[in-house]
RNA sequence: GCCGAUGUAGCUCAGCAGGCCAGAGCGGCUCACUUGUAAUGAGCAUGUCGGGGGUUCGAAUCCCUCCAUCGGCU
Numbered sequence: 001g002c003c004g005a006u007g008u009a010g011c012u013c014a015g016c017a018g019g020c021c022a023g024a025g026c027g028g029c030u031c032a033c034u035u036g037u038a039a040u041g042a043g044c045a046u047g048u049c050g051g052g053g054g055u056u057c058g059a060a061u062c063c064c065u066c067c068a069u070c071g072g073c074u
Base pairs, nucleotide, nucleotide: 001073002072003071004070005069006068007067010026011025012024013023019057028044029043030042031041032040050066051065052064053063054062
């Protein structure tokens, strides 16, 4: 230098044939239970969907560009 993959909650990830409130598990907080803790049960909050721009009535999803990480080729 060229090609490809990945980037979504504090962490690990799903969603990516455009529209259904952006979700799951773990973690966090509150309450119940307990002498107390753990466990268990109930409830609550997670977010600029990597940044910018474009298409569209509407974008996490499609297009362009940039950034970061990983891999391959030279």